The prediction has a mean pLDDT of 79.
This is a predicted complex of two RNAs, RNase P RNA and transfer RNA, with 429 nucleotides together.
It holds a member of the Rfam family "Bacterial RNase P class A".

Formats: sequence, structure tokens, C1' cells
RNA sequence: CGAGUUAGCUGGACAGUCGCCGGUGGCCUGCCUUGGUAGGAAACGGGAGGAAAGUCCGGGCUCCAUAGGGCAGAGUGCCAGGUAACCCCUGGGGGGCGAGAGUCCACGGAAAGUGCAGCAGAAAGUAGACCGCCUCGCUAUGCGAGGUAAGGGUGAAAGGGUGUGGUAAGAGCGCACCGCGUGGGUGGUAACAUUCCACGGCUAGGUAAACCCCGCUCGGAGCAAGGCCAAAUAGGGAUUCAAUGGUGUGGUCCGCACCGAAUCCGGGUAGGCCGCUUGAGGGUUGUGGUGACGCACCCCCUAGAUGAAUGACUGUUCACGACAGAACCCGGCUUACAGGCUGACUCAGUGU
RNA sequence: CCGCUCGUAGCUCAGAUGGAUAGAGUACCGCCCUCCGAAGGCGGUGGUCGCGCGUUCGAAUCGCGCCGAGCGGGCCA
Repeated sequence: CGAGUUAGCUGGACAGUCGCCGGUGGCCUGCCUUGGUAGGAAACGGGAGGAAAGUCCGGGCUCCAUAGGGCAGAGUGCCAGGUAACCCCUGGGGGGCGAGAGUCCACGGAAAGUGCAGCAGAAAGUAGACCGCCUCGCUAUGCGAGGUAAGGGUGAAAGGGUGUGGUAAGAGCGCACCGCGUGGGUGGUAACAUUCCACGGCUAGGUAAACCCCGCUCGGAGCAAGGCCAAAUAGGGAUUCAAUGGUGUGGUCCGCACCGAAUCCGGGUAGGCCGCUUGAGGGUUGUGGUGACGCACCCCCUAGAUGAAUGACUGUUCACGACAGAACCCGGCUUACAGGCUGACUCAGUGU
Repeated sequence: CCGCUCGUAGCUCAGAUGGAUAGAGUACCGCCCUCCGAAGGCGGUGGUCGCGCGUUCGAAUCGCGCCGAGCGGGCCA
């Protein structure tokens, strides 16, 4: 230099003019109970994101009972830690991929049970004899009976592998090594590892993103939650259900509280305020930890709309600008994203 | 904001219990029939099973993540 891996940052800039949203303290005008309320013009300073998105997880908050017990259901799944919590993150173990830096993994149980495996193949899970090999018999270039899983063939998969002994031929049938499993020891908090010891000839193939079993977690709803004020109307009618009942959002039973409930018709409103943004908040420094993260001190305040604001124009400039717009708030995940910048690391490469 | 459903040939739909070379009607093309056309008969073309990744020997079907379309619910009394 090239190829690559990984962790981050940024997401046009500057100036001017005119607008929009909300805030602050005064000013002006109207009303009244003289400090409130409604409106107006100007001033000052603030005004989208890394994903504001999908709404896929987890939590805060609010209401239902203070969320309690059983069953059902759902989720989750190596180990340890972090966290308010998590289907998140960090570190470690095991496995796959890569030459490597690294990266990916729904990674509990198939020796509790049930199910499934088309086609091909003789045989598909209780193994099995189509060809071949061996033995025997016979009416003998063939047929039959038996043995055999070493060889061939089929298949995604054929019930350990290699060698040697053995045998009629063979076979864990015996043995050696490798593999597998069980128990113990050792190391490690643990998952797990093991060049340690003993035992088992191998019994126990695959599939749980099939049912299932085991461990753990989970009450339901959502800011149109929920609370307050104001306005208006006919707090009216019909049908159905009903006190071993019904309702309170419960999947269901119990329990708890309450006594009507559901549907349709008819009627009314289409307003305001709170919740609402100071929060598991952000940043500097120090410190503990491999790290996620924790602790201490100091500093900062950074949208809050409700037909819903952040735009338009002009000038200068560059590398000519991607994905995309808050709606109760946070922590994650996932997905979209033009271009630019930085750190660390690797190498079968090229040059010096 | 919450809940649910669907996506298969140009169009309308089957298939969803994993075993398929994915079917049916219609449309289109060719042939037969007819003087010609329609109808009818026979044959054929046509599919990223919305997209991607995974599980499995094997995925339209199972799981996850995206994309698109549609439906329903929420004031007072």
C1' cells in the first nucleotide's frame, strides 16, 4: 500500500428578512368583588431524531381489590454477573464458520412416555438377508434350508471406527488403540474441562421451531389511563338475562366488593384545566470493576402541541446533503440510512 | 392507543395433518367442429406460494424478523 475485522462520532455550515409553537417579566385595552380574568402589540431567550419509525420486549405512572389461591394459558431456557426490569447487555463455557483479527448459535431433557420419517431400498428402529460370502441337501451351470451385517447396492439416516486374533464364512466374539457412556479424583463460584483412575463391549440413531416432561417468570388494561370544572338533554322507550343470579375489563373456579347488566331505538355534548415533562435525566473529573455497570463531587435544564408548531425566501460557501417528523415518559431490540471522520486489531497478499 | 385477520397463476379461490413435479375455474394460445364466428371438445402456456433468515433429510405448511392490505373497539346519560 492492499484486503479485511471491530468499536465509535457526524448527519451541510454561516449571515439576514418574514412567519409558526410554547415560555419569561413588564406595557396597553376591556370586565369586575383591585388582583384576578380575557385580549393585543413589541422585547428577550428556547424549539425534533439516531433512529422521533415498527409497536417487538421490559419497566415507571394511573385505574380496576391492597392483585390473594387453584387450574388452564402464554413466555422463557448453557453458566455467572449487570440492571428498576427484560426475549436486553457484559464476561465466561460448549458448538459451527474463517488462514486470522473475529463472528454466528431457540445452546434444558430423545437411557419418562407417545407420535413421525414420502420416494428409493431386502430391511427405517422390536432391526434386517436383495446381491455377495460360507455350510448342508437335492431331481445340480440351478433350486431349497440354514448361518453371516465383513463387502456391494438404496437412502438425509443402515444400530461405533481402525487393526489384529479368531472362524466354515463372519461378527465386540476376544484383544490393542481411538471414540462413546457411567462413577470417582483434580481444576474452576459455575457452565464445563481433564495428558488422572476405575468400570461398561456399546445397551442409549434423528426429530421437542411434533405432542410432551422439567426449571424459572407472568393478574388485567392502557394518557381516548385517570382526575376536576363547565355546558346540554327526555337520567326516556323496547327486547333479553337474573338471586344455586348478575356486575366490578379478569380465560376459568374460589375469594373479595357491589346490586342490576347487555343490545337496540331515541336524546345530549363535540368545550376548558390538570396529568405534561426535572427524569431509573445529561455532562466533566475522580474512583471500584476484565467488562456491562456502580459510587462520590461539581456543573447544566435541553420541545410540550391538541387540526396539532420548527417553515419559506435571499446571499456566501463546501465534499452539494441519506433515512426520515416528537404526541405520557424511560431502558432495550429490530428495521431504514447519501456522504464524511476517528481509534484499535488481523493477514494465505504486494513493495521497500 | 389496543385487539384481530389476510397475502398462492392476469382474476376468483383450494391445498395449511411437513412428503407435490403446487392444483381448480376463468382468461390467453393452438387444434378439432363451422361457410365464418360464438358455444362445445381436446391439448398447452402461465407461479420468487408477499420478502428475508432459520429449524428439518425435506417448508406453500413450522419459528422469527420485515413489507403490504383490511376489519373491529374506546364520550355523557